[in-house]
Context: one part of a larger RNA
RNA sequence: CCUUCGUUAAGGAAUUAGGCAACAUGUACCCGUAACUUAGGGAGAAGGGUAGCCUGCUGUUGAAAUAUCAUUCGAUGUUGCAAUGGCGGGUCGCAGAUAAGAGGCUCUAGCGACUGGUUAACUAAACCACAGGUCUCUGCGAAGUCGCAAGACGACGUAUAGGGGCUGACACUUGCCCAGUGCUGGAAGGUUAAAGGGAGAGGUUAGGCGCAAGCCGAAGCUUUGAACUGAAGCCCCAGUGAACGGCGGCGGUAACUAUAACCGUCCUAAGGUAGCGAAAUUCCUUGUCAGGUAAGUUCUGACCCGCACGAAUAGUGUAACGACUGGAGCACUGUCUCAACGAGGGACUCG
Numbered sequence: 001c002c003u004u005c006g007u008u009a010a011g012g013a014a015u016u017a018g019g020c021a022a023c024a025u026g027u028a029c030c031c032g033u034a035a036c037u038u039a040g041g042g043a044g045a046a047g048g049g050u051a052g053c054c055u056g057c058u059g060u061u062g063a064a065a066u067a068u069c070a071u072u073c074g075a076u077g078u079u080g081c082a083a084u085g086g087c088g089g090g091u092c093g094c095a096g097a098u099a100a101g102a103g104g105c106u107c108u109a110g111c112g113a114c115u116g117g118u119u120a121a122c123u124a125a126a127c128c129a130c131a132g133g134u135c136u137c138u139g140c141g142a143a144g145u146c147g148c149a150a151g152a153c154g155a156c157g158u159a160u161a162g163g164g165g166c167u168g169a170c171a172c173u174u175g176c177c178c179a180g181u182g183c184u185g186g187a188a189g190g191u192u193a194a195a196g197g198g199a200g201a202g203g204u205u206a207g208g209c210g211c212a213a214g215c216c217g218a219a220g221c222u223u224u225g226a227a228c229u230g231a232a233g234c235c236c237c238a239g240u241g242a243a244c245g246g247c248g249g250c251g252g253u254a255a256c257u258a259u260a261a262c263c264g265u266c267c268u269a270a271g272g273u274a275g276c277g278a279a280a281u282u283c284c285u286u287g288u289c290a291g292g293u294a295a296g297u298u299c300u301g302a303c304c305c306g307c308a309c310g311a312a313u314a315g316u317g318u319a320a321c322g323a324c325u326g327g328a329g330c331a332c333u334g335u336c337u338c339a340a341c342g343a344g345g346g347a348c349u350c351g
Stems, first nucleotide, its partner, number of pairs: 001346008010337002014335001019332001027051005036041001038169001052091011064079006092096001104330007111322002116128002132167007144153003170317004175247003180244002182240005189235003195229002200224005207216003248266005275309001276306001287303005
């Protein structure tokens, strides 16, 4: 010097990103216990007191022995024993839960209701799940899933059942837009496949005509092929947002000023309702005001000018809960002012 411990004057978080680490609290009994609350909790809230040993008195409980009465059960005494309380007196030590083991607490805000699960071996959380809510599919040989199939799961279940999506206890709520996309329904019209259909056209040639070259050319075979008929889908018409999603701009106006309940205008499918708001969301920003501090870019309460909150990608609250995150305090301390000493193990020397 490294490491693991012990002790420390005065101060007591001045340390630090942050009380990280350490200290402190810790047991039993008695007293006492707030806001809030879903009336269960919160709560071991918080905050106090007592505790050894000897001895006196006084209870309770138990099992015995023994005496008297009665002698069938038993009743009343006595004697100590065991266990466990209460009220006094005394006594020793610095210290009596004497060692070990054994909650620190409070206030406030955010997020998630909760118990639970998660990145085996750097992240345990505000992530996942959850009960509850809601939408949607499915009538049973169900939908859905696996499989080429047989078959299997679903389920030896039957819509109070099963599959899928979103949300996530509870309380109060969940506004407007169906123009686009999706889904559902509709079937008049337009478009439209295979197929049907076969007008027509071409090739070939029996034959006919011709002196010849050649021309015409039925049937059959063959290559094609128009009209017309022709489903779903799409176009079309409706519905549907706890479906994917979306939820404006400019100008003017009140008898101080300022502001604009009001008016005008353009655009849109409709122009953000309730609630919340510098927020886990606010760039400007350390916004402004208030509180807390001697001093506060954090924190809390307000304001609203929301760059760019907002209603099941849920909104706003919320008791309880949390090895969650932020802020403040009490207690406590070597975290620090500022370091010191001691102990064990390394380091060092020898083997």